RNA sequence: GGGGCGUUAGCUCAGCUGGUAGAGCGUCGCAAUGGCAUUGCGAAGGUCAGCGGUUCGACCCCGCUACGCUCCA
Numbered sequence: 001g002g003g004g005c006g007u008u009a010g011c012u013c014a015g016c017u018g019g020u021a022g023a024g025c026g027u028c029g030c031a032a033u034g035g036c037a038u039u040g041c042g043a044a045g046g047u048c049a050g051c052g053g054u055u056c057g058a059c060c061c062c063g064c065u066a067c068g069c070u071c072c073a
Base pairs, nucleotide, nucleotide: 001072002071003070004069005068006067007066010025011024012023013022019056027043028042029041030040031039032038049065050064051063052062053061
C1' cells in the first nucleotide's frame, strides 16, 4: 500500500426482504424473608462509530473517514 471482517444499552451479543431498536448479565425500585442471599414483578439506560448519498422511509443499500482483528505484498 491492497483485500476481507467487525463497530448496536455499562458489559457480552441478536436484529429477517429497508417500515417506530431487542435479549442475557449488570444498575435502580417494589414484593416475599427478622436480615443477607435468592426469586418474582416493574423501571431507567441507545446521535445503531462519524460524515455524505440513494429512498416516501436507512442499524440495514452506496461512497468516504476513524478505530480494532485478519490475510496478501

Transfer RNA from a Candidatus Sumerlaeia bacterium, 73 nucleotides, folded computationally. It matches the Rfam family "tRNA". Rfam classes the family as a transfer RNA. From the family's description: Transfer RNA (tRNA) molecules are approximately 80 nucleotides in length. It was read from a public genome assembly. The coordinates come from a structure-prediction model, not an experiment, and the mean pLDDT is 82.